This is a predicted complex of two RNAs, RNase P RNA and transfer RNA, with 415 nucleotides together.
RNA sequence: GGAGCCCGAAAGGUGGCCGCUUGUUUUACAAGAGGAAAGUCCGGGCAGCACAGGACAUGGUAGUCGUUAACAACGACCGUCCGCGAGGAUAGGGAAAGUACCACAGAAACGAUACCGCCCAGAUUGGGCAAGGGUGAAAAGAGUGGGGUAAGAGCCCACAGUCGCUUAUGGUGACAUAGGCGGGAGGCAAACCCUACCAGCUGCAAGGAGUGCUAAAAAACCUUGGUCCGAGGAUGCACGCUCACCGCUAGAACCAGAGAGCAAUUUUUGGUCUAGAUAGAUGGUCGCCAGUUCCUUCGAGAGAGGGAAUUACAGAACCCGGCUUACUGACGGCUCAGACU
RNA sequence: GGAAUCGUAGCUCAGUUGGUUAGAGCGCCGCCCUGUCACGGCGGAGGUCGCGGGUUCGAGUCUCGUCGGUUCCG
Numbered sequence: 001g002g003a004g005c006c007c008g009a010a011a012g013g014u015g016g017c018c019g020c021u022u023g024u025u026u027u028a029c030a031a032g033a034g035g036a037a038a039g040u041c042c043g044g045g046c047a048g049c050a051c052a053g054g055a056c057a058u059g060g061u062a063g064u065c066g067u068u069a070a071c072a073a074c075g076a077c078c079g080u081c082c083g084c085g086a087g088g089a090u091a092g093g094g095a096a097a098g099u100a101c102c103a104c105a106g107a108a109a110c111g112a113u114a115c116c117g118c119c120c121a122g123a124u125u126g127g128g129c130a131a132g133g134g135u136g137a138a139a140a141g142a143g144u145g146g147g148g149u150a151a152g153a154g155c156c157c158a159c160a161g162u163c164g165c166u167u168a169u170g171g172u173g174a175c176a177u178a179g180g181c182g183g184g185a186g187g188c189a190a191a192c193c194c195u196a197c198c199a200g201c202u203g204c205a206a207g208g209a210g211u212g213c214u215a216a217a218a219a220a221c222c223u224u225g226g227u228c229c230g231a232g233g234a235u236g237c238a239c240g241c242u243c244a245c246c247g248c249u250a251g252a253a254c255c256a257g258a259g260a261g262c263a264a265u266u267u268u269u270g271g272u273c274u275a276g277a278u279a280g281a282u283g284g285u286c287g288c289c290a291g292u293u294c295c296u297u298c299g300a301g302a303g304a305g306g307g308a309a310u311u312a313c314a315g316a317a318c319c320c321g322g323c324u325u326a327c328u329g330a331c332g333g334c335u336c337a338g339a340c341u
Numbered sequence: 342g343g344a345a346u347c348g349u350a351g352c353u354c355a356g357u358u359g360g361u362u363a364g365a366g367c368g369c370c371g372c373c374c375u376g377u378c379a380c381g382g383c384g385g386a387g388g389u390c391g392c393g394g395g396u397u398c399g400a401g402u403c404u405c406g407u408c409g410g411u412u413c414c415g
Stems, first nucleotide, its partner, number of pairs: 002336005012289007020032005034313001038324002041322005046203004053229004058199005063077005078092001079090004093194002098192002101187002110141001115133002117129005143159005162183009207246002210239004221233003253272008290311009342414007351367004360398001369385005391407005
């Protein structure tokens, strides 16, 4: 130099004038979009129906430990896979409970089988074998060496490896290391299924906020948007209300410091009040400064001056925690087998 | 604000329990037919199955994420 990996800031600033929304003590003053307000993919708060009850169905999650209000999120670690590496990916329980599936090719696709082959007898058939060849993504699935045999084979032995059980040591644990015993029939559960754990349903268009009459034994109906049980209930009629009000924003809130922890996170002290619209406010314009791009002048160059354009993605609608996507890619940290200087 | 559903050729749609080379109709192109056009006949082209991961020997199909379209709701 080149090729890569990781982390991740900022979101133009300021002043004048005009305008919009809300609040208040109303000639005025104060406050007024985001890191994603977005997608609505997870989780919770909150609200109604039993402060959500039982069983089944259905759906979800799936290494370990921790964090949390909760989670499929986050942190740390373990195992496996990919990469030379920095690093990246991981739905990562069970196939020794059962069922299904494994196209084509191939003899045979899984309690099997013998095409070529090897051996024996014999005469083109019978028997033995599964080492080698061939097909395939995968072929009974344990490699090397030796023994053994008619030929062979974990058939036997030694060493190495693998799986299960078990012992010791280390670790909270997943697991790791070492030893002992035993085994030898594949894959697939993001196929059914089994195991463990979790989940009641509906979402602020939730929901609240009227008057009178009648019924209230049972049934039916509704709450309940899967079924059954259980529990509860004007559910009927008449007259009214509604583009309004409440819910609605002080909150698992934000900022700063200290402590605990590898970290996620948490404890504590102090401080702050920080949008609330309802066709939907948060904007427009001018000046100055800043960034970027282009043009131009000066200059040997570094650079300096002037002019123009432009300054992303987007935008609250009950509120939070995550994830993902959109935009941007300065600066920084780290790696490199081969090849180049 | 909330909920559901769809995406396969230019258009409208199939695609079974994941299996060999993804089909159909209309349209398009060429040839034939005709004096010419249409109709008709014969032949042909045209696909990153919206996009990107994962599972699997193998994915249009299973699964996760994402993008886009459409529809419904005091």

The coordinates come from a structure-prediction model, not an experiment, and the mean pLDDT is 76.